[in-house]
Molecule: transfer RNA
Organism: Rubrobacter radiotolerans
RNA sequence: GGGGGCGUGGCGGAAUCGGUAUACGCACCGGACUUAAAAUCCGGAGCCUGAAAAGGAUUGUGGGUUCGAGUCCCACCGCCCCUA
Numbered sequence: 001g002g003g004g005g006c007g008u009g010g011c012g013g014a015a016u017c018g019g020u021a022u023a024c025g026c027a028c029c030g031g032a033c034u035u036a037a038a039a040u041c042c043g044g045a046g047c048c049u050g051a052a053a054a055g056g057a058u059u060g061u062g063g064g065u066u067c068g069a070g071u072c073c074c075a076c077c078g079c080c081c082c083u084a
């Protein structure tokens, strides 16, 4: 240089044929159990604004297509693999 794959909460990781983004797990907070703790079980909050109701943002970055994009297209950034 050429080709391919991947990038989603704090972390891991789903998302079907383009149609509710963040299911599920870990971690976190509260409770039960225990002499106490671990393990296990139950519940909760998940980012921003707000007292709340509610509103908003968000899939590496920037554009495009579409009524509608995590998903399709283009460029770029980062990581990995193959090849020269």
Stems, first nucleotide, its partner, number of pairs: 001083007010026003019067001028044005047056003060076005